[in-house]
Context: one part of a larger RNA
Molecule: large-subunit ribosomal RNA, domain IV
Organism: Haloferula sargassicola
RNA sequence: CCCUGGUUAAGGAACUCGGCAAAUUAGCCCCGUAACUUCGGAAGAAGGGGUGCCCCCAUUCGUGGGGGCCGCAGUGACCAGGCCCAACCGACUGUUUAGCAAAAACACAGCAUUCUGCCAAGACGCCAAGUCCAAGUAUAGGAUGUGACACGUGACCAAUGCGGAAAGAUUAAGGUGAGAUGUUAGCCCUUUUGGGCGAAGCUUCGAACCCAAGUCCCCGUGAAUGUCGGCCGUAACUAUAACGGUCCUAAGGUAGCGAAAUUCCUUGUCGGGUAAGUUCCGACCUGCACGAAUCGUGAAACGAGUUGGGCGCUGUCUCAACCAGGUGCUCA
Numbered sequence: 001c002c003c004u005g006g007u008u009a010a011g012g013a014a015c016u017c018g019g020c021a022a023a024u025u026a027g028c029c030c031c032g033u034a035a036c037u038u039c040g041g042a043a044g045a046a047g048g049g050g051u052g053c054c055c056c057c058a059u060u061c062g063u064g065g066g067g068g069c070c071g072c073a074g075u076g077a078c079c080a081g082g083c084c085c086a087a088c089c090g091a092c093u094g095u096u097u098a099g100c101a102a103a104a105a106c107a108c109a110g111c112a113u114u115c116u117g118c119c120a121a122g123a124c125g126c127c128a129a130g131u132c133c134a135a136g137u138a139u140a141g142g143a144u145g146u147g148a149c150a151c152g153u154g155a156c157c158a159a160u161g162c163g164g165a166a167a168g169a170u171u172a173a174g175g176u177g178a179g180a181u182g183u184u185a186g187c188c189c190u191u192u193u194g195g196g197c198g199a200a201g202c203u204u205c206g207a208a209c210c211c212a213a214g215u216c217c218c219c220g221u222g223a224a225u226g227u228c229g230g231c232c233g234u235a236a237c238u239a240u241a242a243c244g245g246u247c248c249u250a251a252g253g254u255a256g257c258g259a260a261a262u263u264c265c266u267u268g269u270c271g272g273g274u275a276a277g278u279u280c281c282g283a284c285c286u287g288c289a290c291g292a293a294u295c296g297u298g299a300a301a302c303g304a305g306u307u308g309g310g311c312g313c314u315g316u317c318u319c320a321a322c323c324a325g326g327u328g329c330u331c332a
Stems, first nucleotide, its partner, number of pairs: 002326007010318002014316001019313001027051005036041001038148001052069007070074001082311007089303002094106002110146007122132003149298004154228003159225002161221004168216003174210002179205002182202002186197004229247005256290001257287001268284005
């Protein structure tokens, strides 16, 4: 020097990515306690006061009243909340990457859709037996999405998916077998070699016709997968465009929110906070590229979550010093 503790003048976050770490606070009694709110909470809000010992009186034996005493200090050691304001996300208690992540991820109650009538659907299993579901029976069980609660949840069925319907088109194996191929008993021609025809049987093809689901076609379906435009002009300053025109589309993004956990340009612009603010808060809307159960917008409570600010407090720092113990080193 380092490690673990302790103390520190003046200042008090100037440290730093960031108050990380440390400090402050702390028990019990009394007083007192805001916004907001789902009226339960928030709340130990915040912020104050008291606290030991002795005597007397009262006592429901818990304590209360009065008087006095000591110390810097009376929850005298140990034990033992720092607090507040605002925003984001997730409602909450819970769960998770055993060994770098505890979270805004998962789950959740609630909501919705869909399947399933029981030898259920679904699942495991060798196309099995058997089993789970379930010793359950649609107020039940399976699957999927969303995720308390409040207010809401818009347009599009063209594509994809799913459901329905059965008229038509198409369509496999199979059925049927018109016709044909090969073979040849036989017949014909030929002097011979050879050539031609050819029944039955066997064989190999095979048209037309019959014929399922599916597909095409038709209809429906959005808390199904998904999708939700462009250009031009126009108002008596300018600017803007309630308005008009036009092209395309299945339909052109409604309510709400918006530089956002989403905004590239961007440290957008304005306001607040600071002496000074790429962060933060409130607005604006020009949404590169929000948007309604891959939910939209809010919201009390909750959170070892994320972000900004403040009070208190401090060796985090200005700027370091000392003390105790330890590792180590040197000497013995």